[in-house]
Molecule: transfer RNA
Organism: Candidatus Zixiibacteriota bacterium
RNA sequence: GGGGGCGUAGCGCAGGUCGGCAGCGCGUCUGCUUUGGGAGCAGAAGGUCGGAGGUUCAAAUCCUCUCGCCCCCA
Numbered sequence: 001g002g003g004g005g006c007g008u009a010g011c012g013c014a015g016g017u018c019g020g021c022a023g024c025g026c027g028u029c030u031g032c033u034u035u036g037g038g039a040g041c042a043g044a045a046g047g048u049c050g051g052a053g054g055u056u057c058a059a060a061u062c063c064u065c066u067c068g069c070c071c072c073c074a
């Protein structure tokens, strides 16, 4: 330099093809049960969907540019 993949909650990930309220597991917090730890049950908080722009009534999703990480080729 060329090609490909990934980026979504604290961590690990789904959702993207087919645009329509942002989810799952673990973790965290609160309450209850328990002497307590642990565990169980109930509930809650937590997100600029890497960034910018565009299309659209509406974008995590489609288009363009760009940043970071990984892999392959040279």
Stems, first nucleotide, its partner, number of pairs: 001073007010026004020057001028044006050066005